SAM riboswitch aptamer (S box leader) from Oceanobacillus polygoni, 108 nucleotides, folded computationally.
RNA sequence: UUCUUAUCAAGAGAAGCCGAGGGAUCUGGCCCUGUGACGCUUCAGCAACCUCUGAUAAUAUCAGGAAGGUGCUAAUUCCAGCGGGAUUUAUUUCUUGAGAGAUAAGAG
Repeated sequence: UUCUUAUCAAGAGAAGCCGAGGGAUCUGGCCCUGUGACGCUUCAGCAACCUCUGAUAAUAUCAGGAAGGUGCUAAUUCCAGCGGGAUUUAUUUCUUGAGAGAUAAGAG
């Protein structure tokens, strides 16, 4: 970096450093941010993909754990954008699929 599969309405923050933008990208909206965001480091926490233990009808399912590998700890993946359906006075509201993205595991 590419492909495949699964998940994405829940959950979980303090300290130190830094110093201006940040929320992936483009547009629009909305929001966070000198009461110091974003990022980095340390510690803590959340979750349970890999994993560990046990049971069973055993390439799986269920229950439990959190030592290890990742991940995550503002807002649904912050919301919308493309297509379908319903709804509205409405460019309104709701719903669904795709696309894009994130994470894990496997493969190249």

Notes
The sequence was found by an Rfam model in a public genome assembly.